Model confidence (mean pLDDT): 85 of 100. Predicted 3D model of a 74-nucleotide RNA (transfer RNA) from a Candidatus Woesearchaeota archaeon. The RNAcentral record of the sequence draws on ENA. The source organism's lineage runs through Archaea, Nanobdellati and Candidatus Woesearchaeota. Rfam family: tRNA. The family's RNA type in Rfam is transfer RNA. Rfam describes the family as follows. Transfer RNA (tRNA) molecules are approximately 80 nucleotides in length.
RNA sequence: GAGCCCGUAGCUUAGCCUGGUGGAGCACCCGACUGAUACUCGGGCGGCCGCGUGUUCAAAUCACGCCGGGCUCA
Numbered sequence: 001g002a003g004c005c006c007g008u009a010g011c012u013u014a015g016c017c018u019g020g021u022g023g024a025g026c027a028c029c030c031g032a033c034u035g036a037u038a039c040u041c042g043g044g045c046g047g048c049c050g051c052g053u054g055u056u057c058a059a060a061u062c063a064c065g066c067c068g069g070g071c072u073c074a
Base pairs, nucleotide, nucleotide: 001073002072003071004070005069006068007067010026011025012024013023020057028044029043030042031041032040050066051065052064053063054062
């Protein structure tokens, strides 16, 4: 220098192809259970989806540019 893949909640991730209310598990908080703790169960909090621009009535999703990480080639 070139090609490909990835970036979503504190962590691990689904959703993207085919645009139309962003979900799950763990963690955290509250409660039930217990003499108390653990386990288990119920509820809650937490994400303008890496950044910017564009397309569109509407963008996590499509297009372009940039940033970061990984792999391969030179």